[in-house]
């Protein structure tokens, strides 16, 4: 540099509940433990997806709003068996 153990020493917390915020989608505390070796950060890097308050040309269409635990990509970062 790359790899990732039934290793060690620690981390994060899905769904669900409870509170708050929001027009929703979703955040955020708090319980909570499906899982993650980047499940740390970045959404003004590119695509994807969820929402549609406001616009509009209204049965609808659209992000300037979310997801960074959907991919890739970009910064940082612990620990070290085997190959």
């Nucleotide at each position: 540099u790359a790899c990732g153990a039934u290793a060690a020493a620690g981390g994060c917390a899905a769904a669900c509940c409870c509170g708050c915020c929001g027009a929703a989608a979703g955040a955020c505390g708090g319980g909570g433990c499906c899982g993650c070796a980047a499940a740390g950060c970045c959404a003004a890097c590119g695509g994807a997806c969820c929402u549609a308050a406001g616009g509009c040309a209204u049965a609808g269409c659209u992000a300037u709003g979310g997801u960074g635990g959907c991919c890739g990509g970009g910064c940082u970062g612990c620990c070290g068996a085997a190959g």

Description
A computed fold for an 83-nucleotide RNA from a Bacillota bacterium, annotated as c-di-GMP-I-GGC riboswitch aptamer. Lineage of the source: Bacteria > Bacillati > Bacillota. Rfam family: c-di-GMP-I-GGC riboswitch aptamer. Gene Ontology term of the family: cyclic-di-GMP binding. Of the family's consensus pairs, 90% are formed in the model. The coordinates come from a structure-prediction model, not an experiment, and the mean pLDDT is 88.